[in-house]
Molecule: Glycine riboswitch aptamer
RNA sequence: GUGGCUCUGGAGAAGCUCAGAAAUGAGUACCGAAGGUGCAAGGCGGUUUCGGCCGCUGAAUCUCUCAGGUAAAAGGACAGAGUGGA
Numbered sequence: 001g002u003g004g005c006u007c008u009g010g011a012g013a014a015g016c017u018c019a020g021a022a023a024u025g026a027g028u029a030c031c032g033a034a035g036g037u038g039c040a041a042g043g044c045g046g047u048u049u050c051g052g053c054c055g056c057u058g059a060a061u062c063u064c065u066c067a068g069g070u071a072a073a074a075g076g077a078c079a080g081a082g083u084g085g086a
Stems, first nucleotide, its partner, number of pairs: 002085001004083006014028001016027004029070003035066001036064001038062001042057006
């Protein structure tokens, strides 16, 4: 330095509306920090009239909001501590 496990901290956004006995379903609005999508410089390749053009690759807490979420609980990127493994 890497991954697993344990403990601690850990944000945002309607406890919305309708149907239903409930489970749940539908709708509108909203959030970004599980997961996922997209790409700047750069790199590689092709082409060129040498000006460029095209393709591939290419990070994030950026972006989208597919998924997920919008009281608490749970989850939670990330951070700290501990403990095995390769």